[in-house]
Molecule: Bacterial RNase P class A
């Protein structure tokens, strides 16, 4: 200096003035890092529920955060990178079922080509050995050298891989040594059916709980008994009426509703995520839904004729709340790493 990685911040400032929401009574406050997607987990509410199982869903290397998790942090194997560093749903294919296009002789099972033996009818032949060479494919029978042999094979040695025993480290996951077995322990897929092993009650703030106009309903009294209906009359009974209580419950209305697993700073404990104790701070809460619009003064960008002067402003906007995943975003800001090259 140049090409890179990783991690964290900002998302115009600050005055006026009109308007609009909420409180309070004349002043305060008034979108976001993602408020989105509505995809995981949780508070909360209501309904259900002895307990246990089926379905059905998710989740999946170990340890640890946390209310909880599929999310985070640290490690462990694996890929990828000269490196910093990223990425990975990473139980189980010797429970079983299924599936491998094409090409190849042949795909879970072999002899097409060459190879090498034996035989006679001597050839473009018949048998047979062999998975070492060729060729086809992701993948072809553990790899590779040798020994050995008619030519060859784990047939046998070494070394690497697998598997299986032991000891040693490590909370584990694994990671080291040793010794064993010659390897039918025969390919690959389980974000294919499945098996295992955890963990999951359903629904959601239009949850839902309160008062409660209207408006069906229960029940007790009342008129020295009014009208109507049963009945020829009366007694009875039933309606209607007037009050009381009692229940239900539209429409309106409260509440739920924002002071919280809340936010800053500071010590501590922890490699970290995170906890802990102290201070200190209140920072929307509407119901067809408020949070806009002007001017000004700095700022940041662009072009231009450059002591100036036009233009421009990223993705996107709460609806119970909260931890997080994912998308989306204009223009920056600050720190840590690594790699090359100079130069000291």
């Nucleotide at each position: 200096u140049a090409a890179u990685u990783c991690a964290g911040g900002c998302g115009g400032a600050c005055a006026a003035u009109c308007g609009c929401g909420g409180c309070a009574u004349u002043g305060c406050c008034g979108a976001g890092g993602a408020a989105a997607g509505u995809c995981c987990g949780g508070g909360c509410u209501u309904c259900a529920c002895a307990g246990g199982g089926c379905a059905g869903g998710a989740u999946g290397c170990c340890g640890g955060a946390u209310a909880a998790c599929g999310u985070c942090c640290g490690g462990u194997g694996g890929a990828g990178g000269c490196g910093a560093c990223u990425c990975c749903a990473a139980g189980g294919a010797a429970a079983g079922u299924g599936c491998a296009a094409c090409a190849g002789a042949a795909a879970u099972a072999a002899a097409c080509u060459a190879c090498c033996c034996u035989u006679c009818u001597u050839g473009u032949a018949a048998g047979g050995g062999a998975a070492a060479a060729g060729g086809u494919g992701g993948a072809a029978a553990g790899g590779c050298a040798g020994u050995g042999u008619a030519a060859g094979a784990g047939a046998c040695u070494a070394c690497c891989g697998c598997c299986c025993u032991g000891c040693c480290g490590g909370u584990a996951a694994c990671g080291g040594c040793a010794g064993g077995g010659g390897c039918a322990u025969a390919u690959g897929u389980a974000a294919a059916c499945c098996c295992c092993a955890u963990c999951c009650g359903a629904a959601g703030c239009a949850a839902g709980a309160c008062c409660a106009a209207a408006c069906a309903g229960a029940g007790a009294g009342c008129g020295a008994u009014a009208c109507g209906g049963c009945g020829g009359c009366c007694c009875g009974u039933c309606g209607u009426g007037c009050c009381c209580u009692c229940a239900g419950g539209u429409a309106g209305g409260u509440c739920g509703c924002u002071g919280g697993a809340g936010g800053u700073c500071a010590c501590c404990g922890g490699c970290a995520a995170c906890g802990g104790u102290g201070a200190u701070c209140c920072g929307a809460g509407a119901u067809a839904g408020a949070u806009g619009a002007u001017u000004g003064u700095c700022g940041g960008g662009a072009c231009g004729u450059u002591u100036c002067g036009u233009c421009c402003a990223a993705c996107a906007g709460a609806a119970c709340c909260c931890g997080g995943c994912u998308u989306a975003c204009a223009g920056c800001c600050u720190g840590g790493a690594u790699u090359a090259u100079g130069c000291c």